[in-house]
């Protein structure tokens, strides 16, 4: 100097005006005035998950279907941190991606290329065996030559991937066909670690490829809906029952809560019964606006939580200098809580890497 990684903080004091809650006071009782006190965040955000709490649903058991999946620790769960395997970047510190089973259930997929994609023969190489031909032999057989059967995954080629690697030996060619190392597996067995799992040993030619975010197996676990959840108290409207004349026509004049008179609709001719409209009043049960509660040591009317000066501090300009000037990160609470995610001007620690 130039990184990598955990953590905080995220403008401070004062005056002056304001603005909401509660709490005392005060008298002029007003949606007043004073005086104390209290009032945003690391995310109040995104509304992504988990839960507290409401309601509604529910016998028990399967069945379908859907979500987790490495270990151990906290946690109510979402989740965190820690470690474990395995991949990718970075000289490093670190930083990032995956996680149950793919011989020892089963099916299935793999584009183009390639002969073949778990079972294959294109080109290569052999052709021991078997066939054919030609010679040689009395004969069994031998030898040559075809590449017809066949055999051969070593070579060549394609591929993202082709069934262990390397070196002897073999063999007709060739092949773990055998050996020796080497690498993976499997099984015993020993030591560390709570565990994931990790270091060693001996044995066994076992060498089995991938893909479950393809079915699918295995283990666990799963009702819906949201504080516009729900509860309460309730104007008007309508609705139901139960009363009333103080209603309601019509005429008068002294114009008053005055006098006079009886009627209208429908059964039905009727001043008489019956029933119905309308008017007032009670009372009732759902409950709508709307108020209360959920709902809070900021808290709601889904609205307060703030503005302006001084000085500090910060950045950036301009000046020789004193200074002067601009400007101050995202952003903002709505039942509450714990998480993830996502924005973030500038600053303090703390630990660790490289290069000098």
């Nucleotide at each position: 100097g130039a990184g990598u990684u955990g953590g905080c903080c995220g403008g401070g004091u004062g005056g002056c005006c304001g603005c909401g809650g509660c709490a005392c006071g005060g008298c002029u009782u007003g949606a007043c005035c004073g005086u104390g006190u209290c009032g945003a965040g690391g995310a109040a955000a995104g509304u992504c998950g988990g839960g507290a709490c409401u309601c509604c649903a529910c016998a028990g058991g399967g069945c379908a279907g859907g979500g987790u999946g490495c270990u151990g620790g906290c946690g109510a769960a979402a989740g965190c941190c820690a470690g474990g395997u395995u991949g990718g970047g970075g000289u490093g510190a670190c930083c990032u991606g995956a996680c149950g089973a793919a011989a020892a259930a089963g099916u299935g997929c793999a584009a183009c290329a390639g002969a073949g994609a778990g079972a294959g023969a294109c080109c290569g190489c052999c052709g021991a065996u078997g066939g054919g031909u030609u010679g040689g032999g009395c004969a069994a057989c031998c030898a040559a030559u075809c590449a017809c059967a066949g055999g051969u995954g070593a070579g060549g080629g394609u591929g993202a991937a082709a069934c262990g690697g390397u070196g002897c030996g073999g063999u007709a060619a060739g092949a773990g066909c055998g050996c020796a190392c080497c690498a993976g597996c499997g099984u015993u067995c020993g030591g560390g670690g709570c565990g994931a799992u990790c270091c060693g040993a001996a044995c066994g030619g076992c060498u089995c490829g991938g893909c479950a975010a393809a079915c699918u197996c295995c283990a666990c676990c799963c009702g819906g809906a949201g504080c516009a959840a729900g509860g309460u108290c309730a104007a008007g409207c309508a609705g139901a029952g139960g009363g009333g004349a103080u209603g309601g026509g019509c005429g008068g004049c002294u114009c008053g809560u005055c006098c006079g008179u009886c009627g209208g609709c429908g059964g039905c001719a009727a001043c008489g019964u019956c029933g119905a409209c309308a008017c007032c009043c009670c009372u009732c049960g759902g409950g709508u606006a709307g108020g209360c509660c959920g709902c809070a040591c900021a808290g709601a009317u889904g609205g307060a939580u703030g503005g302006u000066c001084a000085c500090c501090g910060g950045u950036c300009a301009c000046g020789a200098g004193a200074g002067u000037g601009a400007c101050c990160a995202c952003a903002g609470a709505a039942u509450c809580c714990c998480g993830c995610u996502u924005a973030u001007a500038g600053g303090c620690c703390g630990a660790c890497u490289c290069a000098c």
RNAcentral holds the sequence, with entries from MGnify. Predicted 3D model of a 356-nucleotide RNA (Bacterial RNase P class A) from uncultured Ilumatobacter sp. Its Rfam family is "Bacterial RNase P class A". By type it is a ribozyme. Its family is annotated with tRNA processing, dimeric ribonuclease P complex and ribonuclease P activity in the Gene Ontology. The coordinates come from a structure-prediction model, not an experiment, and the mean pLDDT is 76. The organism belongs to Ilumatobacter, within Bacteria.